[in-house]
RNA sequence: UCAGACGGCUGGAUGGCCGCCCUCCAAAUUCCCGAAAGGGCUUGGGGGGAGGAAAGUCCGGGCUCCACGGAAACACGGUGCCGGGUAACGCCCGGCGGGGGCGACCCCAGGGAAAGUGCCACAGAAAGCAAACCGCCGAUCCGCCUUUCGAGGCCGGUCGGCAAGGGUGAAAGGGUGCGGUAAGAGCGCACCGCGCCCCUGGCGACAGGGGCGGCAUGGUAAACCCCACCGGGAGCAAAACCGAAUAGGGACGGCAGGCAGGGUUCGCCCCUGCAAGUGGGUUUUCGCACCGCUGUCCGGGUAGGUUGCGCGAGGCGUUUGGUAACAGGCGUCCCAGAUGAAUGGCCAUCCAUCGCCCCAAAAGGGCGGGGACAGAACCCGGCUUACAGGCCGUCUGACAUU
RNA sequence: GGGGGUGUAGCUCAGAUGGUUAGAGCGCUGGCCUGUCACGCCAGAGGCCGCGGGUUCAAGUCCCGUCACUCCCGCCA
Repeated sequence: UCAGACGGCUGGAUGGCCGCCCUCCAAAUUCCCGAAAGGGCUUGGGGGGAGGAAAGUCCGGGCUCCACGGAAACACGGUGCCGGGUAACGCCCGGCGGGGGCGACCCCAGGGAAAGUGCCACAGAAAGCAAACCGCCGAUCCGCCUUUCGAGGCCGGUCGGCAAGGGUGAAAGGGUGCGGUAAGAGCGCACCGCGCCCCUGGCGACAGGGGCGGCAUGGUAAACCCCACCGGGAGCAAAACCGAAUAGGGACGGCAGGCAGGGUUCGCCCCUGCAAGUGGGUUUUCGCACCGCUGUCCGGGUAGGUUGCGCGAGGCGUUUGGUAACAGGCGUCCCAGAUGAAUGGCCAUCCAUCGCCCCAAAAGGGCGGGGACAGAACCCGGCUUACAGGCCGUCUGACAUU
Repeated sequence: GGGGGUGUAGCUCAGAUGGUUAGAGCGCUGGCCUGUCACGCCAGAGGCCGCGGGUUCAAGUCCCGUCACUCCCGCCA
């Protein structure tokens, strides 16, 4: 210098004018409520006013209500190497193992396939109690050729041995080498792999070493399943308090109460059915729905209002312990609370940055553009996703120079 | 706040339990037919299965994340 890996910070600044939300103080008693205290309204002044993701709502909690005698189990859902952190987590930190990269580093749902079941298309002889198409080898038969008559060679058939080589496949029942054999084969041996046992180190996952076994049980559990652990449900429109109007409910009165049946405390006191009445644009029939009128009081509850609702697993600084996540101590600060929902608009200067022009180029100057993603709504801890740019730190590789 | 569904060719939809080359109708293109057009007949093109990863020999299908669209529920009785 170029290429790259990892981590962190920031997310325009200043001033002026006009507004918005919350809160505090003061004034005026002109207006409204109230008996008053006081509150509202108005005016003036002070203070505060979005985020790293406020987002998606994917996890975990706090809080509130509901359910439940406690606990456990079944079912269902989730998590899944080891140790630690945390209120908790599927999050974070540190390790282990596997994979990728020259490297810094990155990725992994990473328990169990020897409890059982299922599946493994096509191709291929055979795909899960293994198997034999080509091939290699042996025996035997027929034919042909050669012959030193001992036999040898070739084509084909039958029987048998083998799994080295070829071929199929994602995968063919350890790999390489030597020996061995008719040909072969863990058949034997060495190394590697695998399984079991022991020792050593480590809290552990696991690592290292030694011995034994001749290899005996392929993959798939993000297929069912097994094992271990976790989980009661709903959500601030939770929930609590105050509480109109209308309709409906209840209690007590007054008036009215056609017919039938039943009950009866013999009072239309209660129940049932019918009639009458009312309802749809009219009439009739049928069917349906509703049904005394009225007064006072009570309770539930709606609209509406208040609380929940901003001191919290809180921020910042420093220090101690710890590799770290994080925890403890000390000091300091108070930092949005709306409810159709405030946090905005305009102007000027500056800053980062982009385009064009002047200039041979640089420096410099002029003109114009221009700051992303997005916005609280009960609150926290994470994850994920979106994001114009800018800054800082650590490290790796290559090249060049000293 | 809570719950569900969909995404496959230009459009509307299929693709049971992973498997050989992902299909259908309409539309589009070319040819035939006709005096011409339509209809009809023949042939053809057109798909990274919304996107990014993972599991698997193999993914439209299984798992995770994510994006977009869309539907339903919420007080009292």
Predicted 3D model of RNase P RNA and transfer RNA as a complex of 479 nucleotides. It holds a member of the Rfam family "Bacterial RNase P class A".